A computed fold for a 527-nucleotide part of an RNA from Pecoramyces ruminantium, annotated as small-subunit ribosomal RNA, central domain.
Rfam family: Eukaryotic small subunit ribosomal RNA. Rfam links the family to the GO terms ribosome and structural constituent of ribosome. For this family Rfam cites "Crystal structure of the ribosome at 5.5 A resolution" (Yusupov et al., Science, 2001). The family is grouped with related families in Rfam's "SSU clan".
Context: one part of a larger RNA
RNA sequence: UUGCAGUUAAAAAGCUCGUAGUUGAAUUUUGGACUUGACUGUACGAUUCUGCUUCUUGUAGUUAUUGUACUGGUCUUGUCUUUCCUUCUAGCUAACCUUUAUGCACUUCAUUGUGUGUACUGGGGAUCUAGGACUUUUACUUUGAAAAAAUUAGAGUGUUUAAAGCAGGCUUAUGCUUGAAUACAUUAGCAUGGAAUAAUAGAAUAGGACUUUGGUUCUAUUUUGUUGGUUUCUAGGACCGAAGUAAUGAUUAAUAGGGAUAGUUGGGGGCAUUAGUAUUUAAUUGUCAGAGGUGAAAUUCUUAGAUUUAUGAAAGACUAACUUCUGCGAAAGCAUUUGCCAAGGAUGUUUUCAUUAAUCAAGAACGAAAGUUAGGGGAUCGAAGACGAUCAGAUACCGUCGUAGUCUUAACCAUAAACUAUGCCGACUAGGGAUCGGACGACGUUUAAUUAUUGACUCGUUCGGCACCUUAUGAGAAAUCAAAGUUUUUGGGUUCUGGGGGGAGUAUGGUCGCAAGGCUGAAACUU
Numbered sequence: 001u002u003g004c005a006g007u008u009a010a011a012a013a014g015c016u017c018g019u020a021g022u023u024g025a026a027u028u029u030u031g032g033a034c035u036u037g038a039c040u041g042u043a044c045g046a047u048u049c050u051g052c053u054u055c056u057u058g059u060a061g062u063u064a065u066u067g068u069a070c071u072g073g074u075c076u077u078g079u080c081u082u083u084c085c086u087u088c089u090a091g092c093u094a095a096c097c098u099u100u101a102u103g104c105a106c107u108u109c110a111u112u113g114u115g116u117g118u119a120c121u122g123g124g125g126a127u128c129u130a131g132g133a134c135u136u137u138u139a140c141u142u143u144g145a146a147a148a149a150a151u152u153a154g155a156g157u158g159u160u161u162a163a164a165g166c167a168g169g170c171u172u173a174u175g176c177u178u179g180a181a182u183a184c185a186u187u188a189g190c191a192u193g194g195a196a197u198a199a200u201a202g203a204a205u206a207g208g209a210c211u212u213u214g215g216u217u218c219u220a221u222u223u224u225g226u227u228g229g230u231u232u233c234u235a236g237g238a239c240c241g242a243a244g245u246a247a248u249g250a251u252u253a254a255u256a257g258g259g260a261u262a263g264u265u266g267g268g269g270g271c272a273u274u275a276g277u278a279u280u281u282a283a284u285u286g287u288c289a290g291a292g293g294u295g296a297a298a299u300u301c302u303u304a305g306a307u308u309u310a311u312g313a314a315a316g317a318c319u320a321a322c323u324u325c326u327g328c329g330a331a332a333g334c335a336u337u338u339g340c341c342a343a344g345g346a347u348g349u350u351u352u353c354a355u356u357a358a359u360c361a362a363g364a365a366c367g368a369a370a371g372u373u374a375g376g377g378g379a380u381c382g383a384a385g386a387c388g389a390u391c392a393g394a395u396a397c398c399g400u401c402g403u404a405g406u407c408u409u410a411a412c413c414a415u416a417a418a419c420u421a422u423g424c425c426g427a428c429u430a431g432g433g434a435u436c437g438g439a440c441g442a443c444g445u446u447u448a449a450u451u452a453u454u455g456a457c458u459c460g461u462u463c464g465g466c467a468c469c470u471u472a473u474g475a476g477a478a479a480u481c482a483a484a485g486u487u488u489u490u491g492g493g494u495u496c497u498g499g500g501g502g503g504a505g506u507a508u509g510g511u512c513g514c515a516a517g518g519c520u521g522a523a524a525c526u527u
Stems, first nucleotide, its partner, number of pairs: 004498003007479002012495001014366001016364002021359003025252002031081004037075004041070007049061004086133006096123002100119007137199003140194002143191002152183002156166002168177003209245008218236003256356001257353003261348002264345002269341004275319002279315003283311002286308001290301002327334002371412006381405001385401004423494003427486002430470003435465008444457003474481002500527003509520004
């Protein structure tokens, strides 16, 4: 590993990218005909054996041998079907064919013919011998050798039984005789048969294969009576051409993936621009005694005119209603107008490439809010703080102020109940109606002052989304779930995490950070 679990009990990294790793679509020889041998089946016989015999033979069964038939069955040997089994040079031959001579048996008028044996001539090789030349490479599996004993399983054996032990048994006893088996022994290595499965390589700028041939160049055994020299022939390397042969050589186009392209689509992103009301403030204005605020009050403001009314102004923030079980985005997240910039998804396509893919240690980008640093800005709200209440107390809830902050720029930080508390990719299993985006189709309605185009509706189909409803012969501890199903009938691929509660996300070490802190991360002890 077989063989756990991860919505809520412990446990899916916040999200995406990504190297190593792991995994990865289909496709190339399958069939057919004949054939060698072994085993076996069925049917019918023959011989043999054993019974019953009414002793003629008949009947029944079965051991052994054997014959015929079958459309037999299982394995096996080889040949041919476009189908190399490595090839070459020498040995030696073995079957087999052939020439001649001849022995035996049968046969014929007849060495005429048939069968068989012996010797010989020629042809012929995969049975191995040994020397070259080359050969895609593995995993897997079969068989074998090899693998210490003791142990284990297990055979034999009356240790009196047994655990054991490897002994023992027999009689006519100056002996005879049997054992001390066998199995298992997994990775690696060796040898061997197989060629399914999984990898791997090959011919695309042919520098490809094979055959023939011509050059260039190197080497030199043997033979030319001997020795030496040179050259040729011949044999063997290497290199460069030429011609010929061939069915000459490129698998599909994955309801895998990438790219191109068309019209779209979205509150996706960035920059600029623009709008809206509200709030607060200051100014001007009208009036006059209260206004705020609360459960009730008070702190607070107020004839120096508060609150309130009106008029425009400024500032900074925010983007109501429309706003949805709707959209977009990897997630965090995203909502005034307009412009610009680059990007994305789905859909359509008789477009293109052809395995380019999936998931991912290391590593990287982004990452709410709070917080940190330096600028800007500071309307609102508002950790801290002050005060008023409440209260037994109130360092709170309520109220009045109010600093940091809240906004923005440039940099850090890297965490959240970052939740769908549900990894990603792929397949299948069930019915329904809505809805968003694309495409296609259709009598129709409206744009339409009237015919088109177009757009918006209406009705279908289809692909891709966000969800929902109903049911489970499914799952689950249940709640519930079309996934949390296809799981003891347990294996599609791949990554991460968990193993009682505390101690503890603590200590320590490492690393990152300006810091706050983040990541990694125990133990003692306790229960």